[in-house]
RNA sequence: GCGCCGGUGGCUCAGCCUGGAUAGAGCGUUCGGUUCCUAACCGAAACGUCGUGGGUCCGAAUCCCACCCGGCGCG
Numbered sequence: 001g002c003g004c005c006g007g008u009g010g011c012u013c014a015g016c017c018u019g020g021a022u023a024g025a026g027c028g029u030u031c032g033g034u035u036c037c038u039a040a041c042c043g044a045a046a047c048g049u050c051g052u053g054g055g056u057c058c059g060a061a062u063c064c065c066a067c068c069c070g071g072c073g074c075g
Stems, first nucleotide, its partner, number of pairs: 001074007010027004020058001029045005051067005
């Protein structure tokens, strides 16, 4: 330098191919319930510029372009 894969709540991931408007799950956190207390269990809540910028579109996490970061391969 070229190619491929990945980047989404604090963490691990789904959703992306086939655009549809309130972005979900598990774990964790906080509060409450339960318990003699803890754990477990039950209920509720908070937490997301969907890597960055631009484009297309009525509408973009999703399509297009460039770039950044990580991994693998080739030279």
Record summary: The prediction has a mean pLDDT of 82. The RNA shown here (transfer RNA) has 75 nucleotides and comes from a Methanobacteriota archaeon. Lineage of the source: Archaea > Methanobacteriati > Methanobacteriota. Its Rfam family is "tRNA". Rfam classes the family as a transfer RNA. Rfam's curators write: Transfer RNA (tRNA) molecules are approximately 80 nucleotides in length. Their secondary structure includes four short double-helical elements and three loops (D, anti-codon, and T loops). Further hydrogen bonds mediate the characteristic L-shaped molecular structure. tRNAs have two regions of fundamental functional importance: the anti-codon, which is responsible for specific mRNA codon recognition, and the 3' end, to which the tRNAs corresponding amino acid is attached (by aminoacyl-tRNA synthetases). tRNAs cope with the degeneracy of the genetic code in two manners: having more than one tRNA (with a specific anti-codon) for a particular amino acid; and 'wobble' base-pairing, i.e. permitting non-standard base-pairing at the 3rd anti-codon position.